Model confidence (mean pLDDT): 83 of 100.
Small-subunit ribosomal RNA, 5' domain from a metagenome, 545 nucleotides, folded computationally.
RNAcentral holds the full RNA, with entries from SILVA.
Its Rfam family is "Bacterial small subunit ribosomal RNA".
Context: one part of a larger RNA
């Protein structure tokens, strides 16, 4: 000199864009942060309103509506994403380059083929019962795209034989044997079939479902090389190193197991210990390098602590389950409930770090055919000079060089064109008026063309028109009104280092980054005047180069 997620002191006008628990991975009150689908399924209220009847005249019963709505339940998809944190980890965790002839991949795209025929349950519900509660038990009823059989099937899988290319279990093909699928829903129509009315088990469209091939995406595993410190850590290892058989996995492998052999690593640093998430990057520097890993992006790990599996395409799962532990809470003492390192917020710790805000309008995500619902992701607003950038605090003129302060050799010098005065301007702020872009889609209606079809039903798609949607926000921006009015401080002035004098003090009080000042003329302490530097900031402290 540059820099910071900074803090502290003094001071503080406005705007834009960013950033904001670096400490206790300490404990958490309260609210919200993951739901959705009735076009998979069975069932289905109440309040309120209306009508009728009975009468004891304000109560009861029934019906309609509310409404096939709310709230539950079965089932599907999602909950493994998004969001947080950096405790652990010196490791194939990360980076980079490869391997997978050792692998998987829901939803999506594409190609091919299919969806035939049966069955038994169960929740909800009803009845009953246990419990303070959390939560259960028993009996009975019922549905499905929930569950389970049978049929059919090869381009699939497994095994045998054979061929070509190849050589770790690969690709292509022939043949034999075994194995092994499925589910419907919505809308429309009457051409065919059935009943002859407009409906269906018929036809069609859309969607879903099953099997197989390919793609895309995502993931698993393995390998070469690279990036911390300590030798005041020198030897380490028994599933250890390798083989065979078996098991296990989507998958190679001591991954696991039985047996056999005695190996394997190490001074090119094994083993042990300490510290640490890694990277793109960031800061600095002419560079080489050094330091660092906040925000943003990629990867990894974790979710009160430790362990375990279940479900599932994917988890050994932050707002799932089970067990153990610590802690907190409820209890009828028998037993139960909980997990903010999600967003706000509270206590504690600390030098120190924000609102218990608004909205799904945009972007993105989940569900749904869609309308739409959910979304503390996200978009915005609030707080903080925490940072960067921009603007302002006025401009011109004005010498009696005013008054006043300070200094003085008493002549004067200086603050100083500075002020006052005169003439202007109107940024920011204040007030008033107007007032955005961010919105394109989806959907509906109409028109248009193409396509499926027996079809002028209907569906699907293209194009066009109209309608609808803004949290921010009456914000940005524009115009107008009044008016210099509301807006400057901080540090320093001995040398390094730009900037000097007076008074006070008298090795005292004090200053200080280094050298050093102060013991009676201190440009170094404290104050006044003056000056220098930066400026809505300026200094100090801490840290890095």
């Nucleotide at each position: 000199g540059a820099a910071u997620g900074a803090a502290c002191g003094c001071u503080g006008g406005c705007g834009g864009c960013g950033u904001g628990c670096u400490u206790a991975a300490c404990a958490c009150a309260u609210g919200c942060a993951a739901g959705u689908c009735g076009a998979a399924c069975g069932a289905g209220a109440a309040c309120g309103g209306g009508a009728u009847u009975g009468c004891u005249u304000g109560c009861a019963a029934u019906c309609c509506u509310u409404a096939g709505u709310a709230g539950a339940g079965u089932g599907g998809c999602g909950c493994a994403c998004g969001g947080g944190u950096g405790a652990g980890u010196a490791a194939c965790a990360c980076g980079u380059a490869g391997a997978u002839a050792a692998u998987c991949u829901a939803c999506c795209u594409u190609c091919a083929a299919g969806c035939c025929u049966g069955g038994a349950a169960u929740a909800a519900c009803u009845a009953u019962u246990c419990g303070a509660a959390a939560g259960g038990g028993u009996a009975g009823c019922u549905a499905a795209u929930a569950c389970c059989g049978g049929a059919u099937a090869a381009a699939g899988u497994u095994g045998g034989u054979u061929u070509a290319c190849a050589u770790a279990g690969g690709u292509a093909a022939a043949u034999c044997a075994a194995u092994g699928a499925a589910a419907g829903a919505u809308u429309g129509c009457c051409u065919c079939u059935u009943c002859u009315u407009g409906a269906a088990a018929g036809c069609a469209a859309u969607u879903g479902u099953u099997u197989g091939g390919a793609g895309a995406u995502g993931a698993g595993u393995c390998u070469g090389c690279g990036g911390a410190c300590c030798a005041u850590u020198a030897g380490u290892u028994u599933g250890u190193u390798g083989g065979u058989g078996g098991g296990g996995u989507a998958a190679a492998g001591g991954c696991c197991u039985a047996c056999c052999a005695a190996g394997a690593c190490u001074g090119c640093g094994a083993u042990g210990g300490u510290u640490a998430g890694c990277u793109g990057g960031u800061c600095u520097g002419a560079g080489a390098g050094g330091a660092u890993g906040a925000u943003c992006a990629g990867c990894c790990a974790c979710a009160c602590u430790g362990g375990a599996a279940c479900u599932g395409a994917c988890a050994c799962a932050c707002g799932g389950u089970c067990c153990a532990g610590a802690c907190u809470c409820c209890u009828a003492c028998g037993g139960g409930a909980g997990g903010c390192a999600g967003c706000a917020g509270u206590g504690a710790g600390g030098a120190a770090u924000u609102u218990u805000g608004c909205g799904c309008a945009a972007u993105g995500g989940g569900g749904g055919a869609a309308a739409c619902c959910c979304u503390g992701a996200c978009g915005c607003a609030g707080c903080a000079a925490c940072g960067c950038c921009g603007c302002g605090u006025g401009a011109g003129u004005g010498a009696a060089g005013a008054a006043g302060g300070c200094c003085c050799u008493u002549g004067g010098g200086u603050c100083g064109u500075a002020a006052a005065g005169c003439u202007c301007u109107g940024u920011c702020g204040a007030c008033a008026g107007g007032g955005a872009a961010g919105a394109a889609a989806u959907u509906a209606a109409c028109a248009u063309c193409a396509u499926c079809c027996a079809a002028u039903a209907g569906g699907u798609g293209u194009u066009g028109u109209u309608a609808u949607u803004g949290a921010c926000g009456g914000u940005a921006c524009c115009u107008g009104u009044a008016g210099a009015g509301g807006a400057a401080g901080c540090a320093c002035c001995g040398g390094c280092u730009a900037a000097c004098u007076c008074c006070g003090u008298g090795c005292c009080a004090g200053c200080a980054g280094c050298c050093g000042c102060g013991g009676u003329a201190a440009u170094a302490c404290g104050g006044g005047g003056g000056g220098u530097g930066c400026a809505a900031g300026c200094g100090u402290u801490a840290u890095u180069c």